Overview: A computed fold for a 70-nucleotide RNA from uncultured Geomonas sp., annotated as c-di-GMP-I riboswitch aptamer. The source organism's lineage runs through Bacteria, Pseudomonadati, Desulfuromonadia, Geobacterales and Geomonas. Rfam family: c-di-GMP-I riboswitch aptamer. Rfam describes the family as follows. GEMM was predicted in a large-scale screen for bacterial structured RNA regulatory elements.
[in-house]
RNA sequence: AAAGGCAAACCCGGGGCAAUCCGGGGACGCAAAGUCACAGAUCCUGUUACAGGAUGGCUGGGCCGCCGAA
Numbered sequence: 001a002a003a004g005g006c007a008a009a010c011c012c013g014g015g016g017c018a019a020u021c022c023g024g025g026g027a028c029g030c031a032a033a034g035u036c037a038c039a040g041a042u043c044c045u046g047u048u049a050c051a052g053g054a055u056g057g058c059u060g061g062g063c064c065g066c067c068g069a070a
Base pairs, nucleotide, nucleotide: 005030006029010025011024012023013022014021015020028057034063035062036061038060039059040058041055042054043053044052045051046050
């Protein structure tokens, strides 16, 4: 390059004490913005030492994957 894919903020509806998650709309962006909560980090809750929960579009790492001039 080609074919496609995902979908931030925000809005509407719903779940949750919350972080935040799900569905619809919507596109800021993403070559892994596919997946995994193992390590770190951050966030929420509690009985705040610590325990539980959340975030993979915070970082590392594992696994899987489209095209192909190179």